[in-house]
């Protein structure tokens, strides 16, 4: 000085004045007056995880669904966070990854291509072996048949280890030597794992975010949860009163059942109050730990509405204001976001 990378932070400021919703003081019997002070966010958002709360269910134990899924740890918990390990990317600083099992079964691999999975052979490449024709005196040539053979070309994301030598008629792990795979130990880490040793030529492509196996974890339902109080009307249940009328038991009587007035009682709507905001709570120091986070000490209280507050005007100043608005709480994760600051790190290139 360009060009990237990681991690943290802020995201219009001051002033006036007029509203808006709690909260606390003082006056006032109440109303209401008057002072004071407090009012969104990093994501309040998607409602996608995990818990706290709340009510309901509920001996155990299984089946069924759901979800996770390398390994160690951190948390109230987690599909989250931290650190490690394996692969891939990338000059690097660094970034990704649902990373258990494909010999437990089933399935499915378009197009091409012989063949896409008990294999198999178009085009090549040999005809050693057998076996026939033609040639020729014979050795021996050529050519067909049975046939070998997966080197080589071809198709395909994908083709049954890979390179080199040796062998062969051609060729082939047929053999060997490095890789790679598998198996036992063995050293080093808690593990995932990694190093080396030794040993078998060496087996079955690929997909499980297909079903499916294993392992392990999950009871549902939500603050409109839940809980106090509680009108009018209709309607229920007891007792008392009146049992006079009227209507049904098909004439009457007695009787029984509805109708009526009265007290109380209990569910329960509209309504109202709670539930609510002190909390896995924020900051500031110490101090264990690579860390994620844990302990200790201290200072602090910081929105709670329920037709639902947090605006609105003007003035100045600048880099000209992005995405956006609480709704029972917290812990994450994804999404959105003008701009602008900081710290650490890398790579070009240039000066000294």
């Nucleotide at each position: 000085c360009g060009a990237g990378u990681c991690g943290g932070c802020c995201g219009g400021g001051c002033a006036a004045c007029c509203g808006c919703c709690g909260c606390c003081c003082g006056u006032u019997u109440u109303u209401g007056c008057g002072g004071g002070g407090g009012g969104a966010g990093g994501a309040a958002a998607g409602u996608c995880c995990g818990g706290g709360c709340u009510c309901c269910a509920c001996a155990g134990g299984g089946c069924a669904g759901a979800g996770u899924g390398c390994c160690a740890g951190g948390u109230a918990a987690c599909c989250c966070c931290u650190g490690g390990g394996a692969g891939g990317c990338g000059c690097g600083a660094g970034c990704c990854u649902a990373c258990g099992g494909a010999a437990a079964g089933u399935g499915c691999c378009a197009c091409a291509g012989a063949a896409a999975a008990u294999a198999u052979a178009c085009c090549g490449c040999c005809u050693a072996c057998g076996u026939c024709c033609g040639c020729g005196c014979a050795a021996g040539c050529g050519g067909g048949c049975c046939g070998g053979u997966a080197a080589g070309g071809g198709u395909g994301a994908a083709a049954u280890g890979g390179u080199g030598c040796g062998g062969u008629a051609a060729g082939a792990g047929c053999g060997c030597a490095c890789c790679g795979c598998g198996c036992g130990g063995c050293u080093g880490g808690c593990a995932a794992c990694a190093g080396g040793c030794g040993u078998g030529g060496c087996a079955g492509g690929g997909c499980a975010a297909a079903c499916c196996c294993c392992a392990c974890u999950c009871g549902g339902a939500g603050c409109a949860a839940g809980g106090c109080c509680a009108a009018a009307u209709a309607g229920g249940a007891a007792c008392c009163c009146g049992u006079c009328g009227c209507u049904g038991c098909g004439g009457c009587c007695c009787g029984c059942a509805g109708u009526g007035g009265g007290u109380u009682c209990g569910g329960g709507u509209a309504g109202g109050c709670u539930g609510c905001u002190u909390g896995a709570g924020a900051c500031c120091u110490g101090u264990g730990g690579u860390g994620a986070c844990g302990c200790a000490g201290g200072u602090c209280c910081u929105a709670g509405a329920u037709g639902a507050a947090u605006g609105g005007u003007u003035g100045c100043c600048c880099a000209a204001g992005a995405c956006a608005g609480a709704a029972c709480c917290c812990g994450g994760c994804u999404u959105a976001c003008a701009g602008g600051c900081c710290g650490a790190c890398u790579c070009a290139c240039c000066u000294a």
The RNA shown here (Bacterial RNase P class A) has 352 nucleotides and comes from a Spongiibacteraceae bacterium. The source organism's lineage runs through Bacteria, Pseudomonadati, Gammaproteobacteria, Cellvibrionales and Spongiibacteraceae. The sequence is in RNAcentral, with records from ENA. Its mean pLDDT, the model's own confidence on a scale to 100, is 77. Its Rfam family is "Bacterial RNase P class A". It is annotated as a ribozyme.